[in-house]
Context: one part of a larger RNA
RNA sequence: GAUGAACGCUGGCGGUAUGCUUAACACAUGCAAGUCGAACGGGGUCCUUCGGGACUUAGUGGCGGACGGGUGAGUAACGCGUGAGGAUCUGGCUUCAGGACGGGGAUAACAUUGGGAAACUGAUGCUAAUACCCGAUAUGGCGAGAGCUGAAAGAUUAAUUGCCUGAAGAUGAACUCGCGUCCGAUUAGCUAGUUGGAGUGGUAAAGGCACCCCAAGGCGAUGAUCGGUAGCUGGUCUGAGAGGAUGAUCAGCCACACUGGGACUGAGACACGGCCCAGACUCCUACGGGAGGCAGCAGUGGGGAAUUUUCCGCAAUGGGCGAAAGCCUGACGGAGCAAUACCGCGUGCGGGAGGACGGCCUUUGGGUUGUAAACCGCUUUUCUCAGGGAAGAAGAUCUGACGGUACCUGAGGAAUCAGCAUCGGCUAACUCCGUGCCAGCAGCCGCGGUAAUACGGAGGAUGCAAGCGUUAUCC
Repeated sequence: GAUGAACGCUGGCGGUAUGCUUAACACAUGCAAGUCGAACGGGGUCCUUCGGGACUUAGUGGCGGACGGGUGAGUAACGCGUGAGGAUCUGGCUUCAGGACGGGGAUAACAUUGGGAAACUGAUGCUAAUACCCGAUAUGGCGAGAGCUGAAAGAUUAAUUGCCUGAAGAUGAACUCGCGUCCGAUUAGCUAGUUGGAGUGGUAAAGGCACCCCAAGGCGAUGAUCGGUAGCUGGUCUGAGAGGAUGAUCAGCCACACUGGGACUGAGACACGGCCCAGACUCCUACGGGAGGCAGCAGUGGGGAAUUUUCCGCAAUGGGCGAAAGCCUGACGGAGCAAUACCGCGUGCGGGAGGACGGCCUUUGGGUUGUAAACCGCUUUUCUCAGGGAAGAAGAUCUGACGGUACCUGAGGAAUCAGCAUCGGCUAACUCCGUGCCAGCAGCCGCGGUAAUACGGAGGAUGCAAGCGUUAUCC
C1' cells in the first nucleotide's frame, strides 16, 4: 500500500459498487420455461338469421425446455492460453436454383367398461392433422459402368407465411498439432490395447476409438510413473522495474447438477428444474406400492470470526413462442438490509478579553484549557414542513416498477449530527495523582521493586475523522 474481511468502541447524509471465502452439508414453503386455436379433431361458456360465429381450453402436433441462471467438487489435462491444421457437422438467419404429383392405414382426445389407497393403468369402439407410411419424380449420393438409392404440407382475414431438395455464406460446434502452464527423487523405473502395421466395424469426422490377425515395440534424470495441491485466462494487488502474490465482483473457456452408471429424443445433451438402473437420505402408504433432489431467486436449520428481503415490476434491455395482439421470463430493471468498500458533503461563519466561571498545573506571582464559551451580527449546505415535479418512452397515439423518487421554489430556525487511537525511543504529542516487580503494559528495544512522561485515572496535547483502532493475509 491492499482486502469479498472479521472483532472492539462510536455513528449524520448522499452517490456508486460489493455482500456464505466455512458444510459440492441437509432442505419446509412459494416462484425460477413456456408458447402457438393462422397445424388438428373434440369439450365447455355465450350469441345465433339455425348456415354459423366469439371466447376458452385437457389432448395430438410444432418450436423452445442444449439458451439464460448457479457452483468450483473433480481436473496437472490439448483443461486453459496462444498460434496453426484438415478428415467434419451446423436448427433458426441470409443469398441463389429447382420442386411440392398420386394414394393409404392408424392413434390420442372422446365414449363405454375394468384394476388400484394413491401414483397411475388395462380392454373395446369412434375420429383429425403441418403426426405416420407407400408409390412416382429429382439438379443430389454411391458406383469404372450397367445400375442402385433417395423428398415434400399445408394454413389463413388473399396477401403472406410455411414445406422439400441442392449450392453457397454467416454463426455455432467437434477433432488434431507446436509452444507455455504448481510442489515433491525421503516417488526411478512405467506400459499388453500397451507402441506400430494390414483389414473390418464404428463416428458428423482423422484415429487402438473398438475388434480379429501380425510385429515387439512406446515413455523416462530435458524427470516418465507415483504422491500432494489446484478450475484456467483477460485481469487484480504490490513494486521504479524485473518480479512476487492472487484468480471475489465483471468478461471468455472448461467441468459439475444428491452419489455412481447408461442411453433415448434431437441440428445440438449423454441433458440443473427430462428418462432408465443402482446406492445413500427424506416423505406418503390401505404394506401391495409410490414420491423427491435449491451448486436458480428469496428463505430455514447446521457449520462458522463472518456475509442480506420468503420485496416490486416486466416500464426499459435481452430471451422463448406466436402472423399479430399477446403470454412467459427470481435473466434483467429496481427497491430493502449492512459504514463492507471508494468518493463527496455536513455537524456552522464573522466578530467577541473583565482573557469570565469551572477544571488542571503551580515556585501561589501566575500558567493553561482559550476566541474556546457567554454575548452581538450573518447564513441555511444539511434538517423539518408546504407547493410544483421529471428524463429514462423507442414510433403518431398509448404504455414507468423505480416514484410523488431525483430536482426546483418557498417558509422556519444554529437549529438535528463527533468519535476513536495514541503521547519512553523507533514516532507527531507531557504533567499531576494512584499503584509499588503488585496490578498491569508490550510490534521491537523494554517499562513496573515509593518521586513511573512506558501500568490505571485526570487535565492537556498529537494524529486521523463518520470513522478510528486491533487481528488475519499478500506485495
Predicted 3D model of a 475-nucleotide part of an RNA (small-subunit ribosomal RNA, 5' domain) from Khargia italica CCALA 945.
Its Rfam family is "Bacterial small subunit ribosomal RNA".
NCBI's taxonomy places the organism under Bacteria, Bacillati, Cyanobacteriota, Leptolyngbyales, Khargia italica.